[in-house]
RNA sequence: AGCAUUUGCGCCUAGGGUUCCGGCUUGGUUGAGGCUAAGGCUUCUAAAAACUGAGUGACUGGUCCGAGAGGUGCAGCCAGGCGGCAGCGCUCUAGCCUGGUUCACGGAGGGAUAAAAGCCCGGGAGGA
Numbered sequence: 001a002g003c004a005u006u007u008g009c010g011c012c013u014a015g016g017g018u019u020c021c022g023g024c025u026u027g028g029u030u031g032a033g034g035c036u037a038a039g040g041c042u043u044c045u046a047a048a049a050a051c052u053g054a055g056u057g058a059c060u061g062g063u064c065c066g067a068g069a070g071g072u073g074c075a076g077c078c079a080g081g082c083g084g085c086a087g088c089g090c091u092c093u094a095g096c097c098u099g100g101u102u103c104a105c106g107g108a109g110g111g112a113u114a115a116a117a118g119c120c121c122g123g124g125a126g127g128a
Base pairs, nucleotide, nucleotide: 007075008074009073010072011071012070015065016064020062021061022059023056024055025054026053027052028051029050031044032043033042034041035040076101077100078099079098080097081096082095103123105126109121110120111119
């Protein structure tokens, strides 16, 4: 200086915002009896509850998103061994066992989704 490999997925967490649910705030609608042609007046209950619209994530939460450098499981791959049939030795498939799969500081900016993020661009730029 060059080449190849250092893998994939699931579950969970750090973290994340606000589509939906819920919470909170707020507006509207909604009760019973009597009188009146109607408009309306009057008495009781006036507070809760229900329905509906809007706002709010500086609302703990549920749903949801979620790590290359977080956890865990399975698979894949690599090395060694056992091992079916045949067989003098050895070789070899499914399968099984053991081990390995290292290291890793990192912006700004942009992108997707409802929106944001340790997601994606990205083991990027850069740095050591």